Source information
A computed fold for a 143-nucleotide RNA from a soil metagenome, annotated as c-di-AMP riboswitch aptamer (ydaO/yuaA leader). It matches the Rfam family "c-di-AMP riboswitch aptamer (ydaO/yuaA leader)". Gene Ontology terms of the family: regulation of gene expression and cyclic-di-AMP binding. About the family: This family represents a conserved RNA structure found upstream of the ydaO and yuaA genes in Bacillus subtilis and related genes in other bacteria. The ydaO/yuaA element is thought to act as a genetic 'off' switch for the ydaO and yuaA genes in its native state. It is believed that the element may be triggered during osmotic shock leading to activation of ydaO, a predicted amino acid transporter gene, and members of the yuaA-yubG operon which code for KtrA and KtrB K+ transporters. The prediction has a mean pLDDT of 78. The RNAcentral record of the sequence draws on MGnify.
Parts: sequence; C1' cells; structure tokens
RNA sequence: CGCCUAAUCCCUGGAAAACGGACAGGGAGCCGGGGACCCACCGAAGUCCCCUGGGGUGAAUCGGCCGCCGCCCGCACACGGCAGCCGUAGGGCUACUCCGGCCCGAACCCGUCAGCUAACCCGGCAGGCGGCCGAGGAGAGGA
Repeated sequence: CGCCUAAUCCCUGGAAAACGGACAGGGAGCCGGGGACCCACCGAAGUCCCCUGGGGUGAAUCGGCCGCCGCCCGCACACGGCAGCCGUAGGGCUACUCCGGCCCGAACCCGUCAGCUAACCCGGCAGGCGGCCGAGGAGAGGA
C1' cells in the first nucleotide's frame, strides 16, 4: 500500500513531569438478532416408508463415486458415522467493465424457542492474509 469481512473513524478519563499505553466509558458509521396491524403459515381423506426437534450468522448449499467402521449367528441390502475423490447452487480476487486466469464453496452459535414486521428492545465492530512481482488481453476512464 492492498485483500477477505459489518468489523472503521472520533472524543473523554486513564498514579508521580511529559509522551505512550493496558483499561473504563461515550459518539458517528456499518452489521446482526428479537419484535404489531396486514400478509403468509395453520387445512379434509387414503396408502407406504423412514426419522426424531426447531432456529440463527455466513457465499459456504446440493449431488455422484468410493473406502473403513457400526448394525447381523453370518453374508448381502438398507440405515447411520467417519474419511477421501469429482462436481455444484453460490461467493471472492485480478485497484472500473468484459473476456481470460486464479481461488473459496468453511466454521460457529441459540437451546425446545423466534415467519414477515412500524414503534420499540438487544447485541457486534473480531480474526486472517498478500505485495516490488508477473496471466494477462481488450475497452472505458483519467493524469
């Protein structure tokens, strides 16, 4: 200087002289949750199978293949768990756009409870990376 992200900026106080600072507050801005009317949901009968809640932040969902384990007297199937591989909805970078290229496609939280939702109420502002090179090309724009 730049990137992911809401995760930035400012003010006050902060022992002994000053600076700085742990820390304690406040404000702006950005972000998330709860929360009315209305709307939505709530809805009859029959058959089969399986399972045991539901919800939130986030792009991070949804599939296929396959190994091992569990289950079994045993094998197979089904089901469940773990791991791996290949895709995928979707997301990011390439200081603007397109083409091309390079990546991600996680993790965590609430605790039986929450649709939307004005007023109102509550909370967060962390963490992790890259760069003097070369996967760039075109266009636009601009000094």